[in-house]
A computed fold for a 95-nucleotide RNA from Lactobacillus sp. Sy-1, annotated as TPP riboswitch aptamer (THI element). Rfam family: TPP riboswitch aptamer (THI element). Rfam links the family to the GO term thiamine pyrophosphate binding. The organism belongs to Lactobacillus, within Bacteria. Model confidence (mean pLDDT): 76 of 100.
RNA sequence: AUACGUGGUCUGGGGCGCUGAUUAAAUUCGGCUGAGAAGCACUCAUGAAACCUGAUGCAGUUAGUACUGCCGAAGGGAGACCGAGUAGUCAUUUU
Numbered sequence: 001a002u003a004c005g006u007g008g009u010c011u012g013g014g015g016c017g018c019u020g021a022u023u024a025a026a027u028u029c030g031g032c033u034g035a036g037a038a039g040c041a042c043u044c045a046u047g048a049a050a051c052c053u054g055a056u057g058c059a060g061u062u063a064g065u066a067c068u069g070c071c072g073a074a075g076g077g078a079g080a081c082c083g084a085g086u087a088g089u090c091a092u093u094u095u
Base pairs, nucleotide, nucleotide: 002087003086004085006083007082008081009080010079011045012044013043014042016039017032018031019030020029021028051076052075053074057070058069059068060067
């Protein structure tokens, strides 16, 4: 110097829906899924399916926009620094 997997710091990205009852009003109380449904949380940061677009998409299915498949690795999408480890390669030095 390289490769591999990995930890940390800082910084940044992202989503918050469906549904029953109720109310002047998502106002209040429940139910569903999920990591997260406004949390001092969760999650993702390029080897990018976190998330957005197409999309009020198509098929199945469901109480439901939840779930499965397709669309589809199609187009977008937020990175710098520091540390230890492993592997073998090269160079130099010593014995």